[in-house]
RNAcentral holds the sequence, with entries from ENA. The RNA shown here (Bacterial large signal recognition particle RNA) has 268 nucleotides and comes from an Acidimicrobiia bacterium. Its mean pLDDT, the model's own confidence on a scale to 100, is 79. Rfam family: Bacterial large signal recognition particle RNA. Rfam links the family to the GO terms SRP-dependent cotranslational protein targeting to membrane, signal sequence recognition and signal recognition particle, plasma membrane targeting. The family's RNA type in Rfam is non-coding RNA gene. Taxonomically the source falls in Acidimicrobiia (Bacteria, Bacillati, Actinomycetota).
RNA sequence: CCGUGCUAGGUGGGGUGCUAGGGGUGCCCUGAACCCGAAAUCCUCUAUAUGCGGGACUUAAUUCCCUGCCCGAGCGUGACAGCGGUCGGGUUUGCAUCGGGCACGUGGUGUUGACGGCUGGGUCCUGCGCGGCGGGGCACCGUGAAUCGGGUCAGGUCCGGAAGGAAGCAGCCCUAAGCGAUUCGCCUCGGGUGCCGCAGGAGCGCCUGGUCUGAGCCGGCGACCCGGAAAGCGCCGGUCACUGCUCACGCGAAGGCAGGGUGCACGG
Repeated sequence: CCGUGCUAGGUGGGGUGCUAGGGGUGCCCUGAACCCGAAAUCCUCUAUAUGCGGGACUUAAUUCCCUGCCCGAGCGUGACAGCGGUCGGGUUUGCAUCGGGCACGUGGUGUUGACGGCUGGGUCCUGCGCGGCGGGGCACCGUGAAUCGGGUCAGGUCCGGAAGGAAGCAGCCCUAAGCGAUUCGCCUCGGGUGCCGCAGGAGCGCCUGGUCUGAGCCGGCGACCCGGAAAGCGCCGGUCACUGCUCACGCGAAGGCAGGGUGCACGG
């Protein structure tokens, strides 16, 4: 060095989760990734921990093991940012809100006369009057007495010799109280009464007339200024979740490059 037969090894790895910790089952990534069985109130192990039980295949190297470098899927933690929830804070530094101011803009109004001055009236109060309404009374009208109201009193009655006289029922007429009707008239009382009149007062708020003057006036909205309240938003702080071509750190599959390491027996 060659051949034959064996053996160690290999037939995936990683992240996360779980755990006191290492593995596995779970989830995820990578990937060409033997078979069967159990495994979450879990299975197996203990720093020599990098699974357990049973089988199969492969063979000492481009295939097994180690080291370094490049690239790097994915994952974790933290920071930061965005978005959302939640708890709290807080002033004028904002928006929104409340009150006031100003008159810059806008709007309205004004020479068909603003603001202002003077003056008259109304609105308000008191008294009186007038009217109206309501109550009461009077007057007017009608009715109204079997008998105890009046007048006239037929008939009849009574007195009388007669003339004549007396009382008087019915009827008729009238009337008292009362009842009814009327509201035209008169008196009186009252008011949630009046497009009324007169007189006096109060008042400068509002309305209105006259006159003088001659260009402003109002303050709805915006701007600006002052003050307040509150916590709806913004703001500040805490906390939670989600997201990320972000940043840092950690783990890191797959792939690539370089270097090194690893047997036994027999025969030639």